Model confidence (mean pLDDT): 85 of 100.
FMN riboswitch aptamer (RFN element) from uncultured Actinocatenispora sp., 114 nucleotides, folded computationally.
Taxonomically the source falls in Actinocatenispora (Bacteria, Actinomycetota, Actinomycetes, Micromonosporaceae).
The RNAcentral record of the sequence draws on MGnify.
[in-house]
RNA sequence: UCCGGGGCUCGGUGAAAUUCCGAACCGGCGGUAACAGUCCGCGACUCGUCGACCGGUGUCGGCGAUUGAGCCGGUGUAAUUCCGGCACCGACGGUGACAGUCCGGAUGGGAGGA
Numbered sequence: 001u002c003c004g005g006g007g008c009u010c011g012g013u014g015a016a017a018u019u020c021c022g023a024a025c026c027g028g029c030g031g032u033a034a035c036a037g038u039c040c041g042c043g044a045c046u047c048g049u050c051g052a053c054c055g056g057u058g059u060c061g062g063c064g065a066u067u068g069a070g071c072c073g074g075u076g077u078a079a080u081u082c083c084g085g086c087a088c089c090g091a092c093g094g095u096g097a098c099a100g101u102c103c104g105g106a107u108g109g110g111a112g113g114a
Base pairs, nucleotide, nucleotide: 001114002113003112010022011021012020024101025100026090027089028042029041030040031039037088038087046065047064048063049062050061051060052059053058070086071085072084073083074082092104093103094102
């Protein structure tokens, strides 16, 4: 210096829903004896605190807190990572109606990678 997150198709109810119901779809980064959304850790979001800049309780930086979810069987030297089966999870604000998938902060930040 560059790169660095994916996903609502169809049907139902309704005045109204990509938000509810049935089904569908998605999976950041590093590690790990062999490939991981669910193991270990990190990032993001949120909160607290200290500091700087400060006309605006705002921005930036340091430190800290919080931080979801998996079992069974098989193969194998080795796999909660592969194969088979059945499960489960998903920040905050917004919205004619409750959102992992829409819109927004974000043309941002970012673990990290080249």